[in-house]
Molecule: c-di-GMP-I riboswitch aptamer
Organism: Acetomicrobium hydrogeniformans
RNA sequence: AUUCAGCGAGAGCAAAACCGUUGAAAGACGGUGACGCAAAGCCACGGAUCUAAAGCCUCAAAAGGCAAUGACCGCCGGGCUGUCUAU
Repeated sequence: AUUCAGCGAGAGCAAAACCGUUGAAAGACGGUGACGCAAAGCCACGGAUCUAAAGCCUCAAAAGGCAAUGACCGCCGGGCUGUCUAU
């Protein structure tokens, strides 16, 4: 230095819930807060999952149905980068 691994320590991130903002929604952002995480750091490349405004179908109308170009990396896989060393 690289690869595998993960006992501690020093660090790190931050679930649910509540408040505010934003969005059609899913969700996202900020504050409080910690369920947990050896990448719970980043990327939407593949799959899964969520939503359905616009669009299309149906209907007298309403209701309804289809479907991401939206979301999600703390669902899985993949890619990139990284702290420490009892071993």